A computed fold for a 363-nucleotide part of an RNA from Pinus tabuliformis, annotated as small-subunit ribosomal RNA, central domain. Lineage of the source: Eukaryota > Embryophyta > Tracheophyta > Pinaceae > Pinus subgen. Pinus. RNAcentral holds the full RNA, with entries from SILVA.

Context: one part of a larger RNA
RNA sequence: CUAGAAGUAAAGGGCACGUAGGCAGUGAAAAGGGCAGAAAGUGAAAGUUUCCAAAACACUGGCAAGGUGCAUUCUUGACCAUUUCACUUGAGUGAGAUAGGGGACAGUGGAAUUUCGUGUUGAGGGAUCAAAUCCUAAGAUAUACGAAGGAACGCCAACCGCGAAGGUAUCUCUCUGUGUCCCCACUAACACUGGGGUGCGAAAGCAUGGGGAGAAAAUAGGAUCAGAUACCCUGGUAGUCCAUGCCAUAAGCGAUGAGUGUUCAUCCUUGGUCUGCCUGCCUACUAGGUAGGAUUAGGACGAGGGGCCUAGCUAACGCGUGAAACACUCCACGUGGGGAGUACGGUCGUAAGAUUGAAACUC
Numbered sequence: 001c002u003a004g005a006a007g008u009a010a011a012g013g014g015c016a017c018g019u020a021g022g023c024a025g026u027g028a029a030a031a032g033g034g035c036a037g038a039a040a041g042u043g044a045a046a047g048u049u050u051c052c053a054a055a056a057c058a059c060u061g062g063c064a065a066g067g068u069g070c071a072u073u074c075u076u077g078a079c080c081a082u083u084u085c086a087c088u089u090g091a092g093u094g095a096g097a098u099a100g101g102g103g104a105c106a107g108u109g110g111a112a113u114u115u116c117g118u119g120u121u122g123a124g125g126g127a128u129c130a131a132a133u134c135c136u137a138a139g140a141u142a143u144a145c146g147a148a149g150g151a152a153c154g155c156c157a158a159c160c161g162c163g164a165a166g167g168u169a170u171c172u173c174u175c176u177g178u179g180u181c182c183c184c185a186c187u188a189a190c191a192c193u194g195g196g197g198u199g200c201g202a203a204a205g206c207a208u209g210g211g212g213a214g215a216a217a218a219u220a221g222g223a224u225c226a227g228a229u230a231c232c233c234u235g236g237u238a239g240u241c242c243a244u245g246c247c248a249u250a251a252g253c254g255a256u257g258a259g260u261g262u263u264c265a266u267c268c269u270u271g272g273u274c275u276g277c278c279u280g281c282c283u284a285c286u287a288g289g290u291a292g293g294a295u296u297a298g299g300a301c302g303a304g305g306g307g308c309c310u311a312g313c314u315a316a317c318g319c320g321u322g323a324a325a326c327a328c329u330c331c332a333c334g335u336g337g338g339g340a341g342u343a344c345g346g347u348c349g350u351a352a353g354a355u356u357g358a359a360a361c362u363c
Stems, first nucleotide, its partner, number of pairs: 007317002012331001014200004021193002025087006032080002036075004041070002048065002051062003090190001091187004096181004102176003106172002109153001114148007124135002161168002205246006214240001219235004257330006266307005272301004277293007312319002336363003345356004
């Protein structure tokens, strides 16, 4: 480069923002570009082909034909790029509603564990398959009251909600990001993707300073066992928590990149809008307006979360309007197993290590 793939066989980057680049709506006009067509010109000789001549025609000679291309002029419409003028359906802004365990900060509540104090009681408690280590007459365990301190938030709770992902749940204030619906108004292609880049990124780990209830790597002891550097038990430190700064990895999973368009039915569910339902009031009273309520049944629309399934796809399993269907755009990626995510070098990091990433050899 061609071809082909990526849910599970090798292969989707952890996630977003965004630069270059790539790619990209509708209509009209202008002057261009390559493409396409036409005209006349040119296109040496040799070569190629038809015909003619010699008995024949491979050869030879002759008359012609054909000819990629080249530059010039003209014509046509689509495409491409530029400029100008418009459009609204993509995208965005505003108005009106609305949802949430989205984020940050500061407070706050109750249950429970532990410890401490006081009272009652008086011999065991605790643990396990069974025990022992362990606690206990210096009064344990149990029970009642009180206090301290730290961490996590039962029920509600869901097949649920929100968030780009990681993630996110006691309750409340403050600050703040986002989504959805709706009908009007506005901007007028401002869109999509995105190499490098920047930011976020569970847990563990690191640094400094706090904090330390519970549980608990390391570790000590007791058991078990042939052994037991384990599983079990009694203790127990780092860390787990907070603040600040690093680290940048996970089966970071839907093992499924982002965006757009098109596609058979059916059931459930979350938020919204419209219709519909109930009550009150008003008016110009078969009707309309307005305020409140119920979310109980129904319908429609649009946005999410799920189940089953047709076509289609798939090696099969399965996916199946949130596609793994049918198509397009952009990025990232794979090319037999091992060696190896190793070595070397580069970059980053205090370190641990991260990232980039071979070859020899071997089957």